This is a predicted structure of a 72-nucleotide RNA (transfer RNA) from a Bacteroidaceae bacterium.
The RNAcentral record of the sequence draws on ENA.
């Protein structure tokens, strides 16, 4: 210095351009329980940042951040 890959709730991961963005753990509140747990019921939470392209953008494209592997 060049190439390649990721970036999505508090964690780990899904989503062929039609998202009101899922599933699990995991937090709150209830309900079971003498009390914790276990076990049901809700509930809050999230597209890395800026541009483009499209009727619609988490996707696609450009640039930038920040991670990692590889080569010199």
């Nucleotide at each position: 210095u060049g190439g390649g890959c990721c970036a999505u709730a508090g964690u780990a991961u899904a989503u062929c351009g039609g998202c009101u963005a899922a599933c699990a753990c995991g937090u709150c509140a209830g309900a079971u329980u003498u009390u914790g747990g276990u076990u049901c019921u809700g509930a809050a939470g999230a597209g890395c940042c800026a541009g483009g392209u499209u009727c619609g953008a988490u996707u696609c494209c450009u640039g930038g951040u920040g991670g990692c592997c590889c080569a010199a």
The coordinates come from a structure-prediction model, not an experiment, and the mean pLDDT is 84. It matches the Rfam family "tRNA". From the family's description: Transfer RNA (tRNA) molecules are approximately 80 nucleotides in length. Rfam links the family to the GO term triplet codon-amino acid adaptor activity. NCBI's taxonomy places the organism under Bacteria, Pseudomonadati, Bacteroidota, Bacteroidia, Bacteroidaceae.